[in-house]
Context: one part of a larger RNA
């Protein structure tokens, strides 16, 4: 419930694609379906208003008028909305030059480390704790040295930095590839927004199927502490964690803030374009010396100039447009905050909230290999 809301009280789908569907920029034309005047018909009477009247007054009751509000039908108006036609560029796209990135998918490489094994030197403890034990070791550990194998992960660089719709992405290269941003205003001409259903992709845990396992590790064994220890500690030690191929779709999936567009003081970092502007440097041109050269013309070396022009660099300052922070002004909020990256001021769509608990239960349906996920309620009760 003709109402008020979603940062923290309840409430933004866990992120995006897009079909209906709703909304949609500027100019002109013209239609007339919304919209608007204005007649005409019709909306029974009574009730209700409003004027009058009649019972001594009232209530009642009579009469006339309004009204109720629609529907239909003609006439017109064309502001806005719609609907044709047509024009435009600023909203979108594109096409061209750059451009920064841990964006993806594969492939190949690398080096530090831990382990494990072999071989060397040694020769008694080591390991671990708050202490201690379990544990390891003369079958020779630990510790040192050389070698091999294997799995996994990328020290510094590194940032409150980068990219990605989000989940996330970082050790080099190479290959395919996906999107941003700047710059030209060349093309297109409104192609846009949002977006129930639908699909897509989703972190770590789980599952199937084969693989591989070095570190770590739920469960488990043991040692301790404890009143007791189903635990923090300690020794071990499987699943897992890795890799392939499929399931699973769920998180404090968080900016606890849903997408677009538009406007509203600043300051201060920091990231990528470009612009401005300034320094040196290479080339190019020029003078002048000296050497080569039989001379010239040429080469090459030195030093000086002053401009023009071309190329990359590098610094700095301010500029513009994307991005990412801190801080602040109006304003906004219960407050805290928030505060051009808004929780200000507005429009557009889509979600979703309505008192705690029972309860994200129950039942039903759909999905799923289960596990369990979506959808979701009463009854009771404060």
């Nucleotide at each position: 419930u003709u109402g008020g809301g979603c940062g923290u009280a309840a409430a933004g789908c866990g992120u995006c694609u897009g079909c209906a569907g709703g909304u949609g920029g500027a100019g002109c034309a013209g239609g007339a379906a919304g919209u608007c005047u204005u007649u005409u018909g019709u909306u029974a009477a009574a009730c209700c208003u409003c004027u009058g009247g009649g019972c001594u007054u009232a209530a009642c009751c009579c009469a006339g008028a309004a009204a109720c509000u629609g529907c239909a039908a003609a006439a017109g108006a064309a502001a806005c909305u719609c609907c044709u036609g047509u024009u435009c560029u600023u909203g979108a796209g594109g096409a061209u030059g750059g451009u920064a990135g841990a964006g993806g998918u594969a492939a190949a490489g690398g080096g530090a480390a831990c382990u494990u094994c072999c071989a060397g030197u040694g020769g008694a403890g080591c390991g671990g704790u708050g202490a201690a034990a379990u544990g390891u070791g003369u079958a020779g550990a630990g510790a040192u040295u050389g070698g091999a194998a294997a799995g996994a992960a990328c020290a510094c660089c590194a940032a409150a930095g980068g990219c990605g719709a989000a989940a996330g992405c970082a050790c080099u290269u190479u290959a395919c590839u996906g999107g941003g941003c700047c710059a030209u205003a060349c093309c297109u001409g409104a192609c846009a927004c949002u977006g129930a259903g639908a699909g897509a992709c989703g972190a770590a845990a789980g599952c199937u199927a084969g693989g591989g396992g070095a570190g770590c590790a739920a469960a488990c064994g043991g040692g301790a502490u404890u009143a007791g220890a189903g635990a923090c500690c300690c020794c071990g030690g499987u699943a897992g964690u890795c890799c392939u191929a499929g399931c699973u779709g769920u998180a404090a999936a968080c900016g606890a803030u849903g997408a677009a567009u538009a406007c509203u003081a600043g300051a201060u970092g920091u990231u990528g374009u470009c612009u401005u502007a300034a320094a040196g440097g290479u080339c190019u041109u020029u003078u002048a010396g000296a050497a080569a050269u039989a001379a010239a013309u040429u080469u090459u070396c030195u030093a000086g100039a002053a401009g023009a022009g071309a190329c990359a660099u590098u610094u700095a300052u301010g500029g513009a447009c994307g991005g990412u922070g801190u801080c602040g002004u109006a304003g906004c909020u219960a407050a805290c905050g928030c505060g051009u990256u808004a929780a200000g001021u507005a429009u557009u769509c889509c979600g979703c909230c309505u008192g705690g608990g029972g309860a994200g239960u129950a039942c039903g349906u759909u999905c799923g290999c289960a596990a369990g996920a979506a959808u979701g309620a009463a009854a009771c009760u404060c």